[in-house]
THF (Tetrahydrofolate) riboswitch aptamer, 96 nucleotides, folded computationally.
RNA sequence: UGCAGAGUAGGCAUCCGAGCGUUAAGUGCUGCGUGGACGGGGAGUUGCCACGUGGACGAAGGUUUAACCGCGGUUCGGUUGUCGCAUCCCGCUGCC
Numbered sequence: 001u002g003c004a005g006a007g008u009a010g011g012c013a014u015c016c017g018a019g020c021g022u023u024a025a026g027u028g029c030u031g032c033g034u035g036g037a038c039g040g041g042g043a044g045u046u047g048c049c050a051c052g053u054g055g056a057c058g059a060a061g062g063u064u065u066a067a068c069c070g071c072g073g074u075u076c077g078g079u080u081g082u083c084g085c086a087u088c089c090c091g092c093u094g095c096c
Stems, first nucleotide, its partner, number of pairs: 002095004010083004015078005020072003029055008040090004061069003
């Protein structure tokens, strides 16, 4: 120098547990504002996330008086799997 590779936050799926709603919050979509994070180091977006505030859409209850069975693109924690540094520079590991 060349080739190959590892590793983050986070996303998604799965199963387990504990909740919330079913008197409709939440989830999903979206305008605006603010903030944050983004492999070991540096930079960092039109991408990502959170919060605030609006908009459109929108639901499955039942048994019958006992807490259960359901339902919700429901919340949190954990398991397993999978995808994964937007991008640029440097570094790390292996081989030549």